[in-house]
This is a predicted structure of a 72-nucleotide RNA (transfer RNA) from a Pseudomonadota bacterium. The RNAcentral record of the sequence draws on ENA. It matches the Rfam family "tRNA". Its family is annotated with triplet codon-amino acid adaptor activity in the Gene Ontology.
RNA sequence: GGCCAGGUAGCUCAGGGGUAGAGCAGUGGACUGAAAAUCCUCGUGUCGGUGGUUCAAAUCCGCCUCUGGCCA
Repeated sequence: GGCCAGGUAGCUCAGGGGUAGAGCAGUGGACUGAAAAUCCUCGUGUCGGUGGUUCAAAUCCGCCUCUGGCCA
């Protein structure tokens, strides 16, 4: 330098046009003499950045940027 995959909650990841979710972690509560475990509750996330298409974009397209892989 070329090609491919990816960047979404504190972490690991879904969601592939109609206003974003799960698990874990964390807050508060129940239970216990006190804990652990268990159960209930709680998410205002610039969806990497910027333009474009569209009535509507996390989702489709261009460029930029970062991470990983392959080739040279």
The same sequence occurs in records of 2 taxa. The organism belongs to Pseudomonadota, within Bacteria.